RNA sequence: ACGAUGAAGAGUUUGAUCCUGGCUCAGGAUGAACGCUAGCGGCAGGCCUAACACAUGCAAGUCGAGGGGCAGCAUUUCCAGCUUGCUGGAAGAUGGCGACCGGCGCACGGGUGCGCAACGCGUAUAGAACCUGCCCCUUACCGGGGAAUAGCCCAGGGAAACUUGGAUUAACGCCCCAUGGUAUGGAAGUACGGCAUCGUACCUCCAUUAAAGGUUACGGUAAGGGAUGGCUAUGCGUCCCAUUAGCUGGAUGGUAGGGUAACGGCCUACCAUGGCGACGAUGGGUAGGGGCCCUGAGAGGGGGAUCCCCCACACUGGUACUGAGACACGGACCAGACUCCUACGGGAGGCAGCAGUGAGGAAUAUUGGACAAUGGGCGGAAGCCUGAUCCAGCCAUGCCGCGUGCAGGAAGACCGCCCUAUGGGUCGUAAACUGCUUUUGUACGGGAAGAACAAGGGGCACGCGUGCCCUUAUGACGGUACCGUAAGAAUAAGGACCGGCUAACUCCGUGCCAGCAGCCGCGGUAAUACGGAGGGUCCGAGCGUUAUCCGGAAUCAUUGGGUUUAAAGGGUCCGUAGGCGGGCGAUUAAGUCAGGGGUGAAAUGGUGCGGCUCAACCGUAGCACUGCCUUUGAUACUGGUCGUCUUGAGUCAUGGUGGAGUGGCCGGAAUAUGUAGUGUAGCGGUGAAAUGCAUAGAUAUUACAUAGAACACCGAUCGCGAAGGCAGGUCACUAACCAUGUACUGACGCUGAUGGACGAAAGCGUGGGGAGCGAACAGGAUUAGAUACCCUGGUAGUCCACGCCGUAAACGAUGGAUACUAGCUGUCCGGCCUCCGGGCUGGGCGGCCAAGCGAAAGUGAUAAGUAUCCCACCUGGGGAGUACGUUCGCAAGAAUGAAACUCAAAGGAAUUGACGGGGGCCCGCACAAGCGGUGGAGCAUGUGGUUUAAUUCGAUGAUACGCGAGGAACCUUACCAGGGCUUAAAUGCAGGAUGACAGGUCUGGAGACAGACUUUUCUUCGGACAUCCUGCAAGGUGCUGCAUGGUUGUCGUCAGCUCGUGCCGUGAGGUGUCAGGUUAAGUCCUAUAACGAGCGCAACCCCUGCCGUCAGUUGCCAGCAAGUAAAGUUGGGGACUCUGACGGGACUGCCGGUGCAAACCGCGAGGAAGGUGGGGAUGACGUCAAAUCAUCACGGCCCUUACGUCCUGGGCUACACACGUGCUACAAUGGCCGGUACAGAGAGCAGCCAGUGGGCGACCACGAGCGAAUCUACAAAACCGGUCACAGUUCGGAUCGGGGUCUGCAACCCGACCCCGUGAAGCUGGAAUCGCUAGUAAUCGGAUAUCAGCCAUGAUCCGGUGAAUACGUUCCCGGGCCUUGUACACACCGCCCGUCAAGCCAUGGAAGCCGGGAGUGCCUGAAGUCCGUCACCGCAAGGAGCGGCCUAGGGCAAAAUCGGUAACUAGGGCUAAGUCGUAACAAGGUAGCCGUACCGGAAGGUGCGGCUGGAACACCUCCUUU
Repeated sequence: ACGAUGAAGAGUUUGAUCCUGGCUCAGGAUGAACGCUAGCGGCAGGCCUAACACAUGCAAGUCGAGGGGCAGCAUUUCCAGCUUGCUGGAAGAUGGCGACCGGCGCACGGGUGCGCAACGCGUAUAGAACCUGCCCCUUACCGGGGAAUAGCCCAGGGAAACUUGGAUUAACGCCCCAUGGUAUGGAAGUACGGCAUCGUACCUCCAUUAAAGGUUACGGUAAGGGAUGGCUAUGCGUCCCAUUAGCUGGAUGGUAGGGUAACGGCCUACCAUGGCGACGAUGGGUAGGGGCCCUGAGAGGGGGAUCCCCCACACUGGUACUGAGACACGGACCAGACUCCUACGGGAGGCAGCAGUGAGGAAUAUUGGACAAUGGGCGGAAGCCUGAUCCAGCCAUGCCGCGUGCAGGAAGACCGCCCUAUGGGUCGUAAACUGCUUUUGUACGGGAAGAACAAGGGGCACGCGUGCCCUUAUGACGGUACCGUAAGAAUAAGGACCGGCUAACUCCGUGCCAGCAGCCGCGGUAAUACGGAGGGUCCGAGCGUUAUCCGGAAUCAUUGGGUUUAAAGGGUCCGUAGGCGGGCGAUUAAGUCAGGGGUGAAAUGGUGCGGCUCAACCGUAGCACUGCCUUUGAUACUGGUCGUCUUGAGUCAUGGUGGAGUGGCCGGAAUAUGUAGUGUAGCGGUGAAAUGCAUAGAUAUUACAUAGAACACCGAUCGCGAAGGCAGGUCACUAACCAUGUACUGACGCUGAUGGACGAAAGCGUGGGGAGCGAACAGGAUUAGAUACCCUGGUAGUCCACGCCGUAAACGAUGGAUACUAGCUGUCCGGCCUCCGGGCUGGGCGGCCAAGCGAAAGUGAUAAGUAUCCCACCUGGGGAGUACGUUCGCAAGAAUGAAACUCAAAGGAAUUGACGGGGGCCCGCACAAGCGGUGGAGCAUGUGGUUUAAUUCGAUGAUACGCGAGGAACCUUACCAGGGCUUAAAUGCAGGAUGACAGGUCUGGAGACAGACUUUUCUUCGGACAUCCUGCAAGGUGCUGCAUGGUUGUCGUCAGCUCGUGCCGUGAGGUGUCAGGUUAAGUCCUAUAACGAGCGCAACCCCUGCCGUCAGUUGCCAGCAAGUAAAGUUGGGGACUCUGACGGGACUGCCGGUGCAAACCGCGAGGAAGGUGGGGAUGACGUCAAAUCAUCACGGCCCUUACGUCCUGGGCUACACACGUGCUACAAUGGCCGGUACAGAGAGCAGCCAGUGGGCGACCACGAGCGAAUCUACAAAACCGGUCACAGUUCGGAUCGGGGUCUGCAACCCGACCCCGUGAAGCUGGAAUCGCUAGUAAUCGGAUAUCAGCCAUGAUCCGGUGAAUACGUUCCCGGGCCUUGUACACACCGCCCGUCAAGCCAUGGAAGCCGGGAGUGCCUGAAGUCCGUCACCGCAAGGAGCGGCCUAGGGCAAAAUCGGUAACUAGGGCUAAGUCGUAACAAGGUAGCCGUACCGGAAGGUGCGGCUGGAACACCUCCUUU
């Protein structure tokens, strides 16, 4: 510089991840509709449904300059009624003109989209096969004659519409004659040309045809040309269904004729037998086509309103007439349906023109004005007509524009709303207030452009009839647009939304209700998701919702997808059509590329410029319209044709290989059976059994015989085959593959829709065969059941021959072919070389890996890599491989193969967990080995249940149940009954009142409480104090532990749980933390893409065990002294014990062994203690929505003369039962009696209590000591002695009776203790179950907290005496690590399948019933064209009539097809916690699944064959590393 202006994503499957995949959203658009709202203008648009039916008006007339004429109007003239005037009459004389004849128009304009899948439309060609009124140009002509008919008049019929007859009349109406050509037709010739038939020009002959007038203007006839409009033919393009595959009789062609403007089976006769179709005929469904419009980056996809072009239609169907043009929207005839009129005899009608009405519908306007403009028809013109058109009206239906004010203004006002609430935030510069402006609106005033023609008058020019100029007249819209003036913020804002996507947040109400929702999803008492409010966000005269289309969606993928496991490779091969195809040369130019020409209407689109104040809108210019046709050229590639080549492919020769196939023959082992022998009581079978077989002799064993099926070892990770599949030996036949070769052909190739062949097992048919095995079936077991798994039998079948079937997890879940792209290694079959180790090479079968690919797992020369060609298949899950239809099959069934409806997922791979009736390793009083208990009894205590007025509440597997409670007679107390209070107790504030209150006494009462009497303020006069009243504020053991804090239990004192950086992986995540050892331990060591670190473990802390130092009272007493009945009693002492403070000590430190180390082992040494010395405290990340709102605290909710509070009494202590935890026992290892010893820890003044006295005793009285190493307490078991001899006892003590003691206001419900008497069950405990590994269990007593007392046998501590056992880790339980599978993740107390029952929904079948469209056959057959005929009419042409062909329509018949409906019926889907089982996911408890067959309530079971998409274990082989 040129070119290009153009492309975004998100939510949702999971615990999390990546992928696949669907659903949904954000955008744009609309002839829209609906909801809420609404100030103005411009421009546009406005029945998408019933082509349903239409009242009323209008939408096509015009010409008197074609004609006869004159009904009505006007003028004029005349007449009559009486004169102005009025009324009536006459006269076509004039302007004009109803009706009529005639001309032109009515085929345009306007409407609609029914039909039509077609040369209908679009585009490009052709007409040498055609027509064309009005218009333009050129040439020529216009002579003569005739007969009618409407109107008018007369008469008649009819309700009407209308109609019949008679007489008379005109024309630019009609007819005849003449003239005539370059017209038409026929025949012959000549020339030229082309595109096949042929065309054009010229000439000759024959035949046939013209005319109209009118006063000029204007017309008429013939011919040629032009223009315009039409007609016809052809190429290409033009929707869905193949569950529509064959269609066709004028059908395809020819000849001849008819017909048409014209070609043509367009029609007819005859002849031939063709024509169309997988490149989709025929049939069915749907639909007007295009320019264009919407969307999209584009390619595409969707649409066909307004405007333009074409087509089709005009109540439905048929038909022709007239005409230049129609088979005719506002013409005709016929048939049909419908509506209307009728005098019942007959008639009339067609808004899909403009308005309008009804109906339908979610829905779409005025019965308006004007021909002023534009355009059209007629006319010479004026003009008339014009619902075309131009305007106006209605509607936010859309697009565009404008406005609803602007600036200042903080005490940041009041209200509202919110909060952590003495105070803040927000609404918010918002308002008030001040100043300014005036668009719009209102009022008043002015006021257009759109108008140019024509006609009249005047002028100019010339080619003499046209053009130009001047002047006069003409506006529906409309007094509109626009302009000016005035006053005045004055007249003007809403809608939706605010959980994420998606911009925008709080409060209240509600409580899985009401409701929301486009998807995900919200709502079960703290809802940013429902409803309201405040606030906010987005748009704005609009905003939302619904519907539809495109987009996003690369989610049908040409641009631009896939197929191992997600949906998807056909079971395999052969092969037809088709698609694709090796090297070289030549030629051609179809594809392809380039240049030129034509066309691609206008509008639309984009660009420039311009006009409305801008814009929308409009004008103008140029571009584009990616297309089609034609022409010229290029020739690399593809194609066609010709020639040639050998490397693809094939052939041949030689050599070789195999469990390749088919048919025959042969063989041994085993099994079964038969016969015979031996032999005797069992055999067989299972987890264990039984059924079964067996004394009629089985099993076992020996011999012989028979039969069928299958072929051990070899054997393999092996070989062969297209796949299925193929295994004893041998023979014959057949096919294949491989190697080598100087041979031969010469692209003969690859793939392969339709088609054909083959195709495991099961199954079917016919005939054989039948040993073993073995669906079904029978029996036995198992079980809750067991239509199963196991066992005993056993039929079909398995085997053979022939014929079907045609499917499998027919799998490498991987189509075929060709080429290319690093390596290492094993093996099979060949060839060559060899130094025998091996090497090179071809074809197979395997393993590991590079790059690459892949979502990952994985794959990786045998690709899932890189490319090319061809085929097949996929497009969310379910419904469903189902239904219907069709084809095949004997059947079973196979193949093809939907929809309604329903869900927001369904899936793949991988990750972390959890789990497994998976695996490995390890630990624990987990089991085992032991000791003692519980479960049986009585009692105590707690709980459940029941009861009750109440039996207050909580705790409920482990981890509730002698738990909260470490102490319920009242109190406690929360519960119940009854009686009271409304602020009782505490505190504060404000206001008011009083001078009290308190105390004492008495009365009533169960008491709370109420009442009476009595005593009775201070003061500096400001008040203080007290009481009462009112208000606020209280109070609640009321609810929510699933709103919470705090605290606690449990896994578990288990060894785990994490982080930083790095590395690996797309990612979740992994690594570290794994592995090999070791430990009580993630304890330590070694190894190591990890290196470090944190919370846990351990250690540090406390108690205890040994020693030392210091200290020495209340403790101690060896020595000294004193002293006593005795006693550390005293003086003293610190030695010892002890007390209590500080230290030491233990660390695998030492020795030996093993080991790399860590560490372990060793009746090791030493030591008080030895490998953590013992015990305690200490509890990681977390789990159980675990427990507690009744310890306490606290959010929210609830109660307020009560759910608050006081009091009395009762209850928490009930009692047919059930369970937990305990105590005491059942006795002699004992009971009782007597005697004698020895602790530790702790407590004590409303207390502990020595001692003395009394009492049998509980206890009482007196009374010393002690606030404590000082005082207070008999420790018990034990030991010694005595007695009891096995019994319901001298065991055991429950229960009951009586009498007492103590505490307390009070022991009735409901205390403990003492004494006397009574003397129950119980003689060691079923299933089951608990604790404990050493100073432990067991056993013995003691102390303390709570407490007036105590229901304590509980709890927590203290010491005394003091064992047994552990082989070991198979099993039960719990736990840790690694690994594996998983459809689990609320995590196995998981998930999940099918029948049955109930409700709802759509669908299939179905005796039938009803309806639609399209045909077929037969009968009938209007109008009408055509043909024939014709005695009637006519001079004739011709016509009426009659007959015939054809047809719309009607009728009858049979069949097909589509739809609706239906008793009944079948499966499917969705639903609340329904019933039965447990099939699948773990080895899912019988591995699962596929095909097939049989069986069974159901999932399902079993047989046969197949698959791994099966776990575990063992063995083998291969690879890698050392």